The part of an RNA shown here (small-subunit ribosomal RNA, 5' domain) has 499 nucleotides and comes from an uncultured prokaryote. RNAcentral holds the full RNA, with entries from ENA.
Context: one part of a larger RNA
RNA sequence: AUUGAACGCUGGCGGCAUGGUUAAAACAUGCAAGUCGAACGCGAAAGCACUUCGGUGCAAGUAGAGUGGCGAAAGGGCGAGGAAUAAGUACCUAACGUGCCUUCAGGUAAGGGAUAGCUCAUGGAAACGUGUGGUAAUACCUUAUAAUCUCACUGGUCCAUAUGGACUUUUGGGCAAAGGCUUGCUGCCCUGGGAUCGGGGAACGUGCUAUCAGGUUGUUGGUGAGGUAACGGCUCACCAAGCCUAAGACGGCUAGCGGGUGUGAGAGCACGACCCGCCGCAUCGGGACUGAGACACUGCCCGGACUCCUACGGGAGGCUGCAGUAACGAAUAUUCCGCAAUGCGCGAAAGCGUGACGGAGCAAUGCCGCGUGCAGGAUGAAGCCCCUCGGGGUGUAAACUGCUGUCAGGGUUUAGAAACACAAUGAUCAGACCCAAAGGAAGAGCCGGCUAACUCUGUGCCAGCAGCCGCGGUAAUACAGAGGGCUCAAGCGUUAAUC
Numbered sequence: 001a002u003u004g005a006a007c008g009c010u011g012g013c014g015g016c017a018u019g020g021u022u023a024a025a026a027c028a029u030g031c032a033a034g035u036c037g038a039a040c041g042c043g044a045a046a047g048c049a050c051u052u053c054g055g056u057g058c059a060a061g062u063a064g065a066g067u068g069g070c071g072a073a074a075g076g077g078c079g080a081g082g083a084a085u086a087a088g089u090a091c092c093u094a095a096c097g098u099g100c101c102u103u104c105a106g107g108u109a110a111g112g113g114a115u116a117g118c119u120c121a122u123g124g125a126a127a128c129g130u131g132u133g134g135u136a137a138u139a140c141c142u143u144a145u146a147a148u149c150u151c152a153c154u155g156g157u158c159c160a161u162a163u164g165g166a167c168u169u170u171u172g173g174g175c176a177a178a179g180g181c182u183u184g185c186u187g188c189c190c191u192g193g194g195a196u197c198g199g200g201g202a203a204c205g206u207g208c209u210a211u212c213a214g215g216u217u218g219u220u221g222g223u224g225a226g227g228u229a230a231c232g233g234c235u236c237a238c239c240a241a242g243c244c245u246a247a248g249a250c251g252g253c254u255a256g257c258g259g260g261u262g263u264g265a266g267a268g269c270a271c272g273a274c275c276c277g278c279c280g281c282a283u284c285g286g287g288a289c290u291g292a293g294a295c296a297c298u299g300c301c302c303g304g305a306c307u308c309c310u311a312c313g314g315g316a317g318g319c320u321g322c323a324g325u326a327a328c329g330a331a332u333a334u335u336c337c338g339c340a341a342u343g344c345g346c347g348a349a350a351g352c353g354u355g356a357c358g359g360a361g362c363a364a365u366g367c368c369g370c371g372u373g374c375a376g377g378a379u380g381a382a383g384c385c386c387c388u389c390g391g392g393g394u395g396u397a398a399a400c401u402g403c404u405g406u407c408a409g410g411g412u413u414u415a416g417a418a419a420c421a422c423a424a425u426g427a428u429c430a431g432a433c434c435c436a437a438a439g440g441a442a443g444a445g446c447c448g449g450c451u452a453a454c455u456c457u458g459u460g461c462c463a464g465c466a467g468c469c470g471c472g473g474u475a476a477u478a479c480a481g482a483g484g485g486c487u488c489a490a491g492c493g494u495u496a497a498u499c
Base pairs, nucleotide, nucleotide: 001498002497003496005495006494007493008492009491012370013369014368015367016366017365018363019362020328026325027324029323030322031321034070035069036068039067040066042064047058048057049056050055077281078280079279088204089203091201092200093199096198097197101194102193103192106189107188108187109143110142111141112140118133120131121130122129123128149174150173151172152171155168156167157166158165159164179186180185181184207253208252209251214244215243216242219241220240221239222238223237224236225235226234256278257277258276259275260271261270262269263268283304284303285302286301287300306317307316308315309314334360336359337358338357342356343354344353345352346351373403374402375401376400383394384393385392386391407440409435410434411433412432413431414430416429417428443488444487445486446485447484448469449468450467454483455482456481457480458479464471465470
């Protein structure tokens, strides 16, 4: 000097930040991912009106559930693991992918059978099913057509760092589609380019330890096959016996990495909270499915531990999301408001959703700003302290007089954050003006030297102090109290930690 700090004493206001560093231990409750009727078939009720009292109309093709599409792989959290398969830097991919977006060209033909919802029946304590009947689609299936797509074959040109790449050519084989509405828009299919986002690869440096010296059998390489978007022992069969290592292999311990942060004149040393980028994880372990993308935090399956329900047959769950609980701990906040703004998802749009986000609440946790009045006022009140008893100090300090109005308080009002044709729209914050009134607002540590600041009384190596030196055994500026002083100030000290 600094801190995500804690503790002690004290505490007026505001702005901006920050706030579980310990148990990646366990979690009650609520919310955190939906949306689309302009893909599709169904389809209420309350209430109101009329009524021949049977019902009819509006409500309403609304609410609602279901099929289908897109999203749910983002956003949000945490740092357990991981010392290299990560991260960083600069490259390579002629070995690759890419939904939504954008751009160019072409196309969108003909048919079919189901199924959920629904009806009826039925099983189960529940979770959840089973059967019958019948229904729609941008759901599913078949067929057609098609290339500059793709596969094989025939020839050619150009490029090249290599297995090769680009363009062109002959012949043959293969592959597609979905409609909707408000009628000019939007979807759908195939192909090429772009953008974006990713996958893969090699190089370099990136902790401690030799009281770890040898390690390795898919191990190292080859041939062939499989697999992948793609190269590759990635996997498999066969063949060879390699590969790494004192420039530290292998093992052990520790650790998310970087931009950066703290300190320092710098070199360096220490750290990696908040914010941004990347990686990893989602109760523990394993696995795949769907999909453009996951081996998927609030998806699925299996196994383990734990918790809960049960009619004992069987089921349900996962806060390392936002709040919150209990536990642990020196220690860390509200079960708040709003989608008004910014963004994201869906939708043609209106809009809906969003604990992202925007805000408010709590905490002097930090930084910054402001205030707790201003001017006058005595050779100087009282009280208290000291005294050589003359006096001195507190001290213009107070009282008293005059004034001002920051902040807090009360009232009125609307510039701004608000923009999206018009209109409407602010959760919250804020600006301006007026009123009243010195009122509501100062403490903490220290005073032997280092180190700014001294006297009295008490105590008597006791009680105690202390960062170091050291004080205290009867005149203690060092203990305790008081008066006075010094330093900081809504803080001041102590402890811990780093430089």
Annotation:
Rfam family: Bacterial small subunit ribosomal RNA. Gene Ontology terms of the family: structural constituent of ribosome and ribosome.